[in-house]
Molecule: transfer RNA
Organism: marine eukaryotic metagenome
RNA sequence: GGCAUAGCUCAACUGGUAGAGCACUCGAUUUGUAAUCGAACGGUUGUGGGUUCAAGUCCUACUGCCAG
Numbered sequence: 001g002g003c004a005u006a007g008c009u010c011a012a013c014u015g016g017u018a019g020a021g022c023a024c025u026c027g028a029u030u031u032g033u034a035a036u037c038g039a040a041c042g043g044u045u046g047u048g049g050g051u052u053c054a055a056g057u058c059c060u061a062c063u064g065c066c067a068g
Base pairs, nucleotide, nucleotide: 001066002065003064004063007022008021009020010019016053025039026038027037028036046062047061048060049059050058
């Protein structure tokens, strides 16, 4: 100096309803499995404060990881 968001990999544009892919679950398809298609589920946005009508986003302290 950078990063921390779903089980995993990552989005979220200068503050305005947190999403996608994969995985898992259910269904369709198949003699069956896989593949494919459809649906649903899944989040105290690392922790504690502050600013604001409103914070993943801005400020601050801490923790962990990466780089110099």